[in-house]
Context: one part of a larger RNA
RNA sequence: GAAUGAACGCUGGCGGCGUGCUUAACACAUGCAAGUCGGAUGUGCAGCAAUGUGCAUGGCAGACGGGUGAGUAACACGUAGACAACCUACCUUUUAGUGGGGAAUAACGUUUCGAAAGGGGCGAUAAUACCGCAUGAGACCAUCAGUUGUGAUAUUGGUGGUGAAAGCCGGGGACCUUAGGGCCUGGCGCUAGGAGAGGGGUCUGCGUCUGAUUAGCUAGUUGGUGGGGUAAAGGCCUACCAAGGCAACGAUCAGUAGCCGGCCUGAGAGGGUGAUCGGCCACACUGGAACUGAGACACGGUCCAGACUCCUACGGGAGGCAGCAGUGGGGAAUUUUGCGCAAUGGACGGAAGUCUGACGCAGCAACGCCGCGUGAGUGAUGAAGGUCUUCGGAUUGUAAAACUCUGUCGUCAGGGAAGAAGUAUUAUUGUCGAACAGGCAGUGAUAUUGACGGUACCUGGAGAGGAAGCCCCGGCUAACUCUGUGCCAGCAGCCGCGGUAAUACAGAGGGGGCAAGCGUUAUUC
Numbered sequence: 001g002a003a004u005g006a007a008c009g010c011u012g013g014c015g016g017c018g019u020g021c022u023u024a025a026c027a028c029a030u031g032c033a034a035g036u037c038g039g040a041u042g043u044g045c046a047g048c049a050a051u052g053u054g055c056a057u058g059g060c061a062g063a064c065g066g067g068u069g070a071g072u073a074a075c076a077c078g079u080a081g082a083c084a085a086c087c088u089a090c091c092u093u094u095u096a097g098u099g100g101g102g103a104a105u106a107a108c109g110u111u112u113c114g115a116a117a118g119g120g121g122c123g124a125u126a127a128u129a130c131c132g133c134a135u136g137a138g139a140c141c142a143u144c145a146g147u148u149g150u151g152a153u154a155u156u157g158g159u160g161g162u163g164a165a166a167g168c169c170g171g172g173g174a175c176c177u178u179a180g181g182g183c184c185u186g187g188c189g190c191u192a193g194g195a196g197a198g199g200g201g202u203c204u205g206c207g208u209c210u211g212a213u214u215a216g217c218u219a220g221u222u223g224g225u226g227g228g229g230u231a232a233a234g235g236c237c238u239a240c241c242a243a244g245g246c247a248a249c250g251a252u253c254a255g256u257a258g259c260c261g262g263c264c265u266g267a268g269a270g271g272g273u274g275a276u277c278g279g280c281c282a283c284a285c286u287g288g289a290a291c292u293g294a295g296a297c298a299c300g301g302u303c304c305a306g307a308c309u310c311c312u313a314c315g316g317g318a319g320g321c322a323g324c325a326g327u328g329g330g331g332a333a334u335u336u337u338g339c340g341c342a343a344u345g346g347a348c349g350g351a352a353g354u355c356u357g358a359c360g361c362a363g364c365a366a367c368g369c370c371g372c373g374u375g376a377g378u379g380a381u382g383a384a385g386g387u388c389u390u391c392g393g394a395u396u397g398u399a400a401a402a403c404u405c406u407g408u409c410g411u412c413a414g415g416g417a418a419g420a421a422g423u424a425u426u427a428u429u430g431u432c433g434a435a436c437a438g439g440c441a442g443u444g445a446u447a448u449u450g451a452c453g454g455u456a457c458c459u460g461g462a463g464a465g466g467a468a469g470c471c472c473c474g475g476c477u478a479a480c481u482c483u484g485u486g487c488c489a490g491c492a493g494c495c496g497c498g499g500u501a502a503u504a505c506a507g508a509g510g511g512g513g514c515a516a517g518c519g520u521u522a523u524u525c
Stems, first nucleotide, its partner, number of pairs: 001525004006521005013372006019365002021330001026328003030325003035060003040057007067283003077207007086200003091196008099133001101131002108123006139162009167188006175182002209255003216246003221243008258280004262273004285306005308319004336362001338361003344358001345356004375405004385396004409466001411461005419452001422448011469514005474495003480509005490497002
């Protein structure tokens, strides 16, 4: 000099854009943060009905999004590769199918135990819930032969075996049917495959802090064979066999630490750092475990143990803010228990839509960066006052007053956005279709959707009015005199000032620097 997620002191007008518990991964009152689907299904209540609302079964989603950095020196991360050792819901595309049956169960009713949380018995019932049967191109398994290849587990063909499914919504001319429907047709699903995209898993080379006042470490340890397990290779696990494996090119141990893109500094090399934003990892009161599922060993799921808090009828129960706000505590120190789903994105749904403390906004804080303002011109009798003085004067100083203007910001009044794409109704074109049902794609008309916000912005009115401080002046280092004090009181980054003429302390006048900031402290280069 530059920088900071800063803090402290004095001061403080406005706006834009950012940023805001670095400490106790300390404990948490309260509210909200993950639901949705009635176009899968049964049923209670309200209602004449349409319909609405609740409970339960069922589906999808709660593995995303959001938080934190405790642990981790590791294939955790970065980078470059590999999988002839793998998985993948939703999405896109493509192939084939969607036949025929059965037994339950919750809500509910009734009864019963319990203070509660929560259960138990009996009875009834539905489904896209559950279970058989049929079929099975392809898939998978076994086996035989060929092909490619270093290597078959790949691929092609043959034979045998295993194993699927579910319906729902709309429309309809003829035919059948009491109706519903069959049948035809449009849409959404369901089953089994192929391919893709995106996502994940595993393995490997290289890189990745300090200490040798840590020198030896290791028995599932290193390898093999058989078996098990996994989506998948593998001591991942197990039985047996062998005795290996790592290490001064630093093993092991100890300490510290999430890693990176980046950020700060520097001419660069390098050094420091890892807030915000983005990628990856790890964690969710502490420790352990699995279940469900395409995906978790799961922050707002389950079980067990522990500590803590709360309720209790003392028998037993409930809870987990490192989500958003907020509270206590710790600390030098870090915000509102705000508004809205209007936009973007996400979940569910055929859709309308519902949910969304993600997100968009507003609030607080000079915490940072940037911009603007606090007026402009004229104005000498160089006024008054202050300070200094050699008492002549000098300086403050065009500074003020005064005159002439301007109108940024602020204030008052009026107008007033963009951010809106969509969605609904209707008309119409194309396409599927037997159809002027319906669906899909497009075009037009009408209606309608904004938290921010009557905000930004524009116009007008009045009006210099409401808006300047902080640090420094011995040298380094830009800027000097007077008074007080008298090695005192004090200053100080270093050198050093102060003991009666202090440009170094304190005050004043003057001056210098920066400016809505200025200094100090801390830290980095």
The part of an RNA shown here (small-subunit ribosomal RNA, 5' domain) has 525 nucleotides and comes from a Holophagales bacterium. The coordinates come from a structure-prediction model, not an experiment, and the mean pLDDT is 85. The sequence was found in a public genome assembly.